A computed fold for a 98-nucleotide RNA from a marine sediment metagenome, annotated as Guanidine-I riboswitch aptamer. The sequence is in RNAcentral, with records from MGnify. The model forms 100% of the base pairs in the Rfam consensus. Rfam family: Guanidine-I riboswitch aptamer. Gene Ontology term of the family: regulation of gene expression. From the family's description: This family represents a conserved RNA structure found upstream of the ykkC and yxkD genes in Bacillus subtilis and related genes in other bacteria.
């Protein structure tokens, strides 16, 4: 001095399709209820973490699709609606507003 992005992994958080737990029924296979069950699967952050890519600035160089260095900051926030089985810090949305 310049940009203010994409993807992946995870976490805070979230519910209940499936599994498991718990309660009940049944000789039994199994069925019913329960998420006010701190579990596995699952969903999951603009304002959380990590990584990869990408972008930007700058130096070296005659030049570069080459090499070196650096940067990607800051961020208070409803109500309402939407998806999925369902909910949410998910999406509308760095929205309205402040």
């Nucleotide at each position: 001095a310049a940009u203010a992005g994409a993807c992946g992994g995870c976490u805070a958080g979230g519910g209940u399709u499936c599994c498991g737990g718990c309660a009940g029924a049944g000789c039994g296979a199994u069925c019913u209820g329960u998420g006010a069950c701190a579990g596995g699967u699952c969903c999951g952050a603009g304002a959380g973490c990590c990584g990869u890519c990408a972008a930007c600035c700058u130096c070296u160089u005659g030049a570069g699709u080459a090499g070196g260095g650096g940067u990607u900051a800051c961020a208070c926030g409803g109500a309402g609606g939407g998806a999925u089985a369902a909910a949410a810090g998910c999406c509308c949305g760095g929205g309205a507003g402040g």